Predicted 3D model of a 1526-nucleotide RNA (small-subunit ribosomal RNA) from an uncultured Opitutales bacterium.
RNA sequence: AGAGUUUGAUUCUGGCUCAGAGUGAACGCUGGCGGCGUGGUUAAGACAUGCAAGUCGAGCGAGAACAAAAGCGUAGCAAUACGUGGAUGAGAAAGCGGCGAACGGGUGCGUAACACGUAAGCAACCUGCCCUAAAGACGGGGAUAGCUCGGGGAAACUCGAAUUAAUACCGGAUGUGGUCCUUAAACACAUGUAAGAGGAACUAAAGCUUGAGAAGGCGCUUUAGGAGGGGCUUGCGGCCUAUCAGCUAGUUGGUAAGGUAACGGCUUACCAAGGCAAAGACGGGUAGCGGGUCUGAGAGGACGAUCCGCCACACUGGAACUGAGACACGGUCCAGACACCUACGGGUGGCAGCAGUUUCGAAUCAUUCACAAUGGGGGCAACCCUGAUGGUGCAACGCCGCGUGGGGGACGAAGGUCUUCGGAUUGUAAACCCCUGUCACACAGGACUAACCGCAAGGUUCAUAGCCUUGUCUGAAUUAACUGUGAGAGGAAGUAGUGGCUAACUCCGUGCCAGCAGCCGCGGUAAUACGGAGACUACGAGCGUUACUCGGAUUCACUGGGCGUAAAGGGAGCGCAGGCGGGAUAGUGUGUUAGGUGUGAAAUGCCGGGGCUUAACUUCGGAGCUGCGCCUAAAACUAUUAUUCUAGAGUGCUGGAGAGGUAAGCGGAAUUUCCGGUGUAGCGGUAAAAUGCGCAGAUAUCGGAAGGAACACCGAAGGCGAAGGCAGCUUACUGGACAGAAACUGACGCUCAUGCUCGAAAGCGUGGGGAGCGAAAGGGAUUAGAUACCCCUGUAGUCCACGCCCUAAACGUUGUACACUAGGUAUUGGAGGAAUCAUCCCCUUCAGUGCCCCAGCUAACGCGAUAAGUGUACCGCCUGAGGACUACGACCGCAAGGUUAAAACUCAAAGAAAUUGACGGGGGCCCGCACAAGCGGUGGAGCAUGUGGCUUAAUUCGAUGCAACGCGAAGAACCUUACCUGGGUUUGACAUGUAUUUGAAUAUAUGUGAAAGCAUAUAGUCCUUCGGGACAGGUACACAGAUGCUGCAUGGCUGUCGUCAGCUCGUGUCGUGAGAUGUUCGGUUAAGUCCGGCAACGAGCGCAACCCUCGCCCUAUGUUACCAGCGGGUAAAGCCGGGGACUCUUAGGGGACAAGCCUGUAUACAGGCGGGAAGGUGGGGAUGACGUCAAGUCAGUAUGGCUCUUACAUCCAGGGCUGCACACGUGCUACAAUGGCCGACACAGAGGGAUGCUACGUCGCGAGGCGAUGCGAAUCUCGAAAAUCGGUCUCAGUUCGGAUUGGAUGUCUGCAACUCGACUCCAUGAAGCCGGAAUCGCUAGUAAAGGCGUAUCAGCUACGACGCCUUGAAUACGUUCCCGGGCCUUGUACACACCGCCCGUCACAUCAUGGGAGUUGAUUGCACCCGAAAUCGUUGAUCCAACCUGCAAAGGAGGAAGGCGCCUAAGGUGUGGUCGAUGACUGGGAUGAAGUCGUAACAAGGUAGCCGUAGGGGAACCUGCGGCUG
Repeated sequence: AGAGUUUGAUUCUGGCUCAGAGUGAACGCUGGCGGCGUGGUUAAGACAUGCAAGUCGAGCGAGAACAAAAGCGUAGCAAUACGUGGAUGAGAAAGCGGCGAACGGGUGCGUAACACGUAAGCAACCUGCCCUAAAGACGGGGAUAGCUCGGGGAAACUCGAAUUAAUACCGGAUGUGGUCCUUAAACACAUGUAAGAGGAACUAAAGCUUGAGAAGGCGCUUUAGGAGGGGCUUGCGGCCUAUCAGCUAGUUGGUAAGGUAACGGCUUACCAAGGCAAAGACGGGUAGCGGGUCUGAGAGGACGAUCCGCCACACUGGAACUGAGACACGGUCCAGACACCUACGGGUGGCAGCAGUUUCGAAUCAUUCACAAUGGGGGCAACCCUGAUGGUGCAACGCCGCGUGGGGGACGAAGGUCUUCGGAUUGUAAACCCCUGUCACACAGGACUAACCGCAAGGUUCAUAGCCUUGUCUGAAUUAACUGUGAGAGGAAGUAGUGGCUAACUCCGUGCCAGCAGCCGCGGUAAUACGGAGACUACGAGCGUUACUCGGAUUCACUGGGCGUAAAGGGAGCGCAGGCGGGAUAGUGUGUUAGGUGUGAAAUGCCGGGGCUUAACUUCGGAGCUGCGCCUAAAACUAUUAUUCUAGAGUGCUGGAGAGGUAAGCGGAAUUUCCGGUGUAGCGGUAAAAUGCGCAGAUAUCGGAAGGAACACCGAAGGCGAAGGCAGCUUACUGGACAGAAACUGACGCUCAUGCUCGAAAGCGUGGGGAGCGAAAGGGAUUAGAUACCCCUGUAGUCCACGCCCUAAACGUUGUACACUAGGUAUUGGAGGAAUCAUCCCCUUCAGUGCCCCAGCUAACGCGAUAAGUGUACCGCCUGAGGACUACGACCGCAAGGUUAAAACUCAAAGAAAUUGACGGGGGCCCGCACAAGCGGUGGAGCAUGUGGCUUAAUUCGAUGCAACGCGAAGAACCUUACCUGGGUUUGACAUGUAUUUGAAUAUAUGUGAAAGCAUAUAGUCCUUCGGGACAGGUACACAGAUGCUGCAUGGCUGUCGUCAGCUCGUGUCGUGAGAUGUUCGGUUAAGUCCGGCAACGAGCGCAACCCUCGCCCUAUGUUACCAGCGGGUAAAGCCGGGGACUCUUAGGGGACAAGCCUGUAUACAGGCGGGAAGGUGGGGAUGACGUCAAGUCAGUAUGGCUCUUACAUCCAGGGCUGCACACGUGCUACAAUGGCCGACACAGAGGGAUGCUACGUCGCGAGGCGAUGCGAAUCUCGAAAAUCGGUCUCAGUUCGGAUUGGAUGUCUGCAACUCGACUCCAUGAAGCCGGAAUCGCUAGUAAAGGCGUAUCAGCUACGACGCCUUGAAUACGUUCCCGGGCCUUGUACACACCGCCCGUCACAUCAUGGGAGUUGAUUGCACCCGAAAUCGUUGAUCCAACCUGCAAAGGAGGAAGGCGCCUAAGGUGUGGUCGAUGACUGGGAUGAAGUCGUAACAAGGUAGCCGUAGGGGAACCUGCGGCUG
């Protein structure tokens, strides 16, 4: 610090995901040791048991156990023992009294609050214990608990009587003081505080202890001060929600009173009507707050365990009492729920203390030790108490440290894994050798933490006070730190991952299954992605996963984002609040800045040291804590006050421009209707029609009338307006802008949430109006359908008035205002200059409206002084897509509906711009037998052949649009043959090798059988170095074999676009980039062929040429070919001699290149002419760029993988591949006279030939037979037909046509023609008279017609295929259209690329959600009822020790129980609000496999699309009106 993921690729926008760090964690696998920490995050659920707050006898009475003196008694000589005794000591349990129990410990329910934090204030306060200072403590009294007795009760407990003490309680005295009143220096100032002086009344107390004593110690009372603690008040700060907008009656203030420690509506009465709120009141939700913790570069964000501070709470709710302090966790009272005990009458309890139990939950420990230390309570103290605390235990829960060994050790063991079989790897790893000894283990030693207090002694001192010193005493943890010795490598490694991100790869298994997955995505037979193995990578006593937080995320942007098209500018204006605001001077000192000062607790974090062996941990010091307060200073900026200025803004003046607005009036053209005239058969409408109108007279035409709506030309890129919008003319009223001069005002300004106003069209209400147009509706067409597009009608509406509605693609998709920053050009309005006949042109300038463009900006497109540039001010808005311009709620509306506006859930994208392709029922240019022009066919018939289908035991397999179908097959009777049936064989029909065994090889024969085979017999006896070898057989084993599968694992080959003219590269340049340029453009060509131009310059594969062949010539050659001239010769004949001229053969050359001339301005090139055998690539062939179609072929061969192995191999016989209701393709023969038949007669080329071609002769009607000759071929042989000549037939199902069938003691081939061959002869003589829709080939030696040859082959289905020659045409105006292709351009939502993409209804399933008669719960408001306990008030006939009066009785003062009242918790009733749960049914939404219906959108998407609105329709949608261009 980034990375992955939208695309064919790119840039951007934008979300999702990952890598990091962290945790009070949990889960999975694993687990050696130690140190330091941490450990119920859920149910503030419920709790058994034990403990967690007591202490003081130096306050008091009483005083058990225990110890025990004197004395006495008994025994004894005595010592002494026993008993008694009880001074005294000791003081259990309980009680009175004091202090504590308000701390410490727990939890986070509640709380959005002065609760917390911070900074202040209290002149409005309290304060036990502690400290300092002053003064005091005199003298009395009456009770009471305990105890005892009696009573009630199961218990808890309780009642009565008698009796007793105090540091308990109550009077009185004293009053340093205090309270109160008067006065008042001084001080402070909002209210005030007050020394001092004077005055009246009121107001205190307790003792205990040590000591011989003096004196002291601990207490007590009053007052003043302090320290520490607390209370109250205030400024500022810190959550979400406006789908919570108004809240509030003690409410806000005042007066008076009450109350409190104290101020205060804290409370009450009365008075006033206030108080709070958009800077968010009130309401709802959530939440303890802070120091800090985690993260982050920081700013921030999230969190608030452990530790520290504060707050709140203690089963739930309420209440007070005591007290210095509580409205009290281990106190009280009441109510409630729950639990327990009970004798059923009544009682008891509160772990959110420490352990522990149970429940909940993914989940969180011991019912441990000790008060030794630190601290706390009580006590004079010893001491007691202390689940605070200190320790230990459990848990890898976290952090830190250590170990599981170290060194040597192979061209590298074994085993594992892989393998190209060579090897590689595990791997110096192991073994083996040499060492070491941490930790653990054993044995032995062995601390620190301890200092106090107390006691003893000493010093100081008056002192036994305090302080100092010494000694002594005190350890839970605990023997575990630490040390030594011993033994032995011995006891100690896992987890996750290995497709990319992301370090690390192979094999096997599986086969869209099982499974994985954080995102992208893997898996459908060769998975580095699943599972296992090996290897490797990472971390390591841990490693992964899950959850959550921050980061990455500049993805809420203060630091640090955006809004033309990606999400995002409000439809427009006015304008209050708010924010911001021109120049000068002076003052102030709000913000600001500087210095000082107080505070910012400690801990944490950082820096520097120290202590544990190190580290974690801990400790000391420093800085810091970015904050807040106060003091002082500065005065630029900001603010404010005052004065002033004119540049902003405005007023007045002059002037012209304009569809600016409102109202009234007027006008002509046109449509329609009506009336009348003329006039006759049609009109109208469309792609074509029809509905419709018309002989009752339309349309057309002329005249007249009515009525409504809209205003041609001018007119424009023009003008005006804030926007919507505004258009005939005139008038009235009226708003704004602009220019010019410069007079006046003097910052009066800009922006603007809420608010107000305006706001196209459609729509709504009331009333008019209604010509045309025209949703709906009706009809006609179109169509598969047509609820549409087209046509004919036509209602609302469109128009007017008034009132609503308030939305649009309300768009420049660009908020308003101001300033600045190069130019050019056009135009509107004005002014000036110059020059004019001129109001023309020209120059300057102000204000608009457009276009082009520099810089700059932008992802790009583009914007570019009218900014999307550079800045400022203010407002609005955005934060992935869908759900959703939705639901609910609220407000507005008559309604339609509008405004505001979520969530669940689903996805990993959605999107913008640009690029390359592909495509378009887009455009342009061009080509091709593509069309057209022609000729001949196919499609109809019969037959042949191939295919589909059907059939079958099998009808083997493959090929399937063009580019399968006379294709593989250049030839299925057996064979072929792969198929079927049956019969056989199993190392095999075929190859190689090993071991073993037998035998020469081989030949012949027999039986059985359909054959293969099986069984058997006879003959034969190789070479040798004597080991064996060759050959053959048997057995066993490696292996053979497969036309079995996969052409979607492959090689090779082939088809196709297409012989189309294209496809690319290097360098350079342009672009952020994909890419572009080159290759586009202008010409030209068959051609990316060439020329010119050009940010391109070159090059490659293609084109062309080079190659073959045909056409002309030359040279050479001259047999088997040829024969002109010479000779010979025949019936004829190159037959012979000979020739080398000609034809020809086969070799080599020449020839054609737009070379010459003309025209086209010119190049390339085109046209013409000449020459030439040939002329513009001369004809034909071979030659097929980059690539496309997962095109074809595993059955030609090769080949990976898989499968079969007595069978999916192999052999044999027979059958099948030939099967036939049918359909299609390709052909042949025909339908006839350009013909058929008969006769005569002529001319090729290219090939073939020895198991062959066969002359010639002969036989047969013929196929052919027999005999025989030549030729391995320019020698011999196979061999033409149309044509031509003559005759005949005469338009007919024929003398056409030949299918089909019958006959043959017909032929040929072949082991064999039944299934299933070809041919011959005789007889038979079908369909068919030129072929519907549709469709094929061909542009010249071509089509058409005619025959000939060859391969395969025994024969043949050949009418096929491949070749050859003979005869030999017609037509092309042209490129509109069909098909295919090329180039350029355009649009695109396509990229598997239009056979694309994609929308909505319906049906089914699942999920979440809205509505819903209701049902149910939580919470809360209001009204009322009831009303415990307690405080307060009142009453108090009953009761009462202290004080007063009184001899007493009694009374008084004061109080108590009880009663009543105010208030009130819980409870109840009624009625609202809010939030959930659930609900028959119902609405839409999302997601699903290949369901149904259509085709709406993307191309002009086939009616351009979209927005708003209204109506209609199965559905997408259609139509009307207005708007937009996306």
Record summary: The prediction has a mean pLDDT of 84. Rfam family: Bacterial small subunit ribosomal RNA.